[in-house]
RNA sequence: GCUCCCGUGGCGGAAUUGGUAGACGCGCUAGACUCAAAAUCUAGUGUUAGCGAUAACGUACCGGUUCGAUUCCGGUCGGGAGCA
Numbered sequence: 001g002c003u004c005c006c007g008u009g010g011c012g013g014a015a016u017u018g019g020u021a022g023a024c025g026c027g028c029u030a031g032a033c034u035c036a037a038a039a040u041c042u043a044g045u046g047u048u049a050g051c052g053a054u055a056a057c058g059u060a061c062c063g064g065u066u067c068g069a070u071u072c073c074g075g076u077c078g079g080g081a082g083c084a
Stems, first nucleotide, its partner, number of pairs: 001083007010026003019067001027045006046057004060076005
C1' cells in the first nucleotide's frame, strides 16, 4: 500500500429481506431473609429536562438515501485478520 471483518448501557452480548434499540447474563443500588454476612429471592439501573405523568436525545464520528436507518450507501477514526 491492497483486501476482508468488527465498533451497541459500567462490562460481556442480542436485535439485520429497513418498522417499539438494549433481550439475556454479569456488575451496581435498594429491600426481604440473617445476630451479622455469604448464598438466595424481589424491585430498580443510558443521558437531559420536569414535582410528576411524560418529552427530547442516544447504536464510534460526519454526511447521504428513505415516510422511517443499529441495519443500506460514501467518507473519517479506532481495533483485528490476510496478502504484498

A computed fold for an 84-nucleotide RNA from a Bacilli bacterium, annotated as transfer RNA. The organism belongs to Bacilli, within Bacteria. Model confidence (mean pLDDT): 80 of 100. It was read from a public genome assembly. Rfam family: tRNA. Gene Ontology term of the family: triplet codon-amino acid adaptor activity. The family's RNA type in Rfam is transfer RNA.